[in-house]
RNA sequence: GCUGACGUAGCUCAGCAGGCAGAGCACCUCCUUGGUAAGGAGGAGGUCGUGCGUUCGAAUCGCAUCGUCAGCUCCA
Numbered sequence: 001g002c003u004g005a006c007g008u009a010g011c012u013c014a015g016c017a018g019g020c021a022g023a024g025c026a027c028c029u030c031c032u033u034g035g036u037a038a039g040g041a042g043g044a045g046g047u048c049g050u051g052c053g054u055u056c057g058a059a060u061c062g063c064a065u066c067g068u069c070a071g072c073u074c075c076a
Stems, first nucleotide, its partner, number of pairs: 001072007010025004019056001027043005049065005
């Protein structure tokens, strides 16, 4: 230099033939208990790495860019 995969909630990840962003754990409140743990009920939290574009509509498609990982190639 080239190619590919990945980037989504605090953490681990789903969702990707375009149509309201989700799960588990963690966190907060309440119930239960003499008090914890466990259990039950409810809640908060992300504009999907970044930017631009296509589209009525983009996490999803295209381009560029950043980061991580892997592979290949050239020069010395």

The RNA shown here (transfer RNA) has 76 nucleotides and comes from a Clostridiales bacterium. Its Rfam family is "tRNA". Its family is annotated with triplet codon-amino acid adaptor activity in the Gene Ontology. The family's RNA type in Rfam is transfer RNA. The organism belongs to Eubacteriales, within Bacteria.